Description
A computed fold for a 346-nucleotide part of an RNA from a metagenome, annotated as small-subunit ribosomal RNA, central domain. It matches the Rfam family "Bacterial small subunit ribosomal RNA". RNAcentral holds the full RNA, with entries from SILVA.
Context: one part of a larger RNA
């Protein structure tokens, strides 16, 4: 290369859209490009193989056939594949009915907390630890009553409960918005799947600008601890955390499990929708689980949400290290991402 594989041994892209290409329902008719079968030509020589023959034999070297799996044109054949019409409704989509939802984006409101401020009441301590200190307090803290201001968080309901492609989403209100689920069978008639480029969204941190800043807290300062303690503990505290424009582009972005379709025993729990009747069952289809048959698996386990049987398209892997390192390229304001080796070495 082939082959083989990717939950954990080395491998699924962070997720979507979606360009090119690859793949593609039933069912008619056509053409004949692939496909198949014939024939005709070609397929230099030499070389290969057969078989006659020359040198005493062989090597070698003549003669003659055969191969050359290919190509080209001509003929047929029409299952498939392809290309072109016609029809279909099961796959897809629309259309009506109806349902759940922390989906999203934006404006507004709230009530506990917490800090700080101002005013009463109080008078000696508070606070922190494993125990201390540091730190705070007669200039009156802690505590407690009441008023103000800010700022970020929404307790209880809350749940292997729900939504979203993923990353994620949780107070309540009011607008605009995306997508599913079920039921209807009215339309549309393969419109579908996947998807290298590309685009597009991407927690945390980071970066620019500009506001904000309660509370936490890198970093940094102090007090302990300790043989040190550049740590864990404490008391401080600055970016950061929040908001609006930008940018960055990664995570144990995990189900460590790409996306689709089809089939292959059940049981039993939640969520969402429709039936049916005898109203608490039974039934469908849709979602989250959790157990297990057959089957898979090194094994752990998977198991109609497969890790089983099968088909399609896409990514990726090929000992360990060095190494996600150097180079070069391309991105970024930098931080750095993305593509990514080899000398050596075991």
């Nucleotide at each position: 290369c082939u082959g083989g594989g990717c939950u954990u041994a080395a491998a699924g892209g962070g997720u979507g859209c979606g360009u090119a290409g690859g793949c593609u329902g039933c069912u008619u008719c056509g053409c004949a490009a692939g496909u198949a079968a014939g024939g005709u030509g070609u397929g230099a020589a030499a070389g290969u193989u057969u078989u006659c023959g020359g040198c005493u034999c062989a090597a070698c070297c003549g003669g003659a056939a055969a191969a050359g799996u290919g190509c080209a044109u001509c003929u047929u054949a029409g299952a498939c594949u392809g290309c072109g019409g016609g029809g279909c409704u099961g796959g897809a989509g629309u259309g009506a009915g109806u349902c759940a939802g922390g989906g999203g984006u934006g404006u507004g409101u709230g009530g506990a907390a917490c800090u700080g401020c101002c005013a009463g009441u109080g008078g000696a301590g508070c606070g922190g630890u494993g125990a201390a200190a540091u730190g705070u307090g007669u200039u009156g803290a802690u505590a407690u009553u009441g008023g103000c201001a800010g700022g970020a968080a929404c307790g209880c309901c809350g749940g292997u409960g729900g939504c979203g492609a993923a990353a994620g989403c949780g107070a309540c209100a009011c607008a605009c918005u995306g997508g599913g689920g079920c039921u209807u069978a009215a339309c549309u008639g393969a419109c579908g799947c996947u998807g290298a480029g590309g685009c597009a969204c991407g927690a945390a941190g980071g970066c620019c600008a500009g506001g904000g800043g309660a509370g936490c807290a890198a970093a940094c300062g102090g007090g302990a601890u300790u043989a040190g303690a550049u740590a864990c503990c404490c008391c401080g505290g600055u970016a950061g955390u929040c908001c609006u424009g930008g940018c960055c582009g990664u995570a144990a972005a995990c189900g460590a499990u790409g996306a689709g379709u089809a089939c292959u025993g059940g049981a039993u729990u939640g969520g969402g929708g429709g039936g049916a009747c005898u109203u608490g069952u039974c039934u469908u289809c849709c979602u989250a689980g959790u157990c297990g048959u057959a089957g898979g698996g090194a094994a752990a386990c998977c198991g109609u949400u497969a890790a089983g049987u099968a088909c399609u398209c896409c990514g990726c892997c090929u000992g360990g290290g060095g190494a996600g390192u150097a180079u070069g390229g391309u991105c970024g304001c930098a931080a750095g991402g993305c593509u990514g080796a080899a000398a050596c070495u075991c």
The coordinates come from a structure-prediction model, not an experiment, and the mean pLDDT is 87.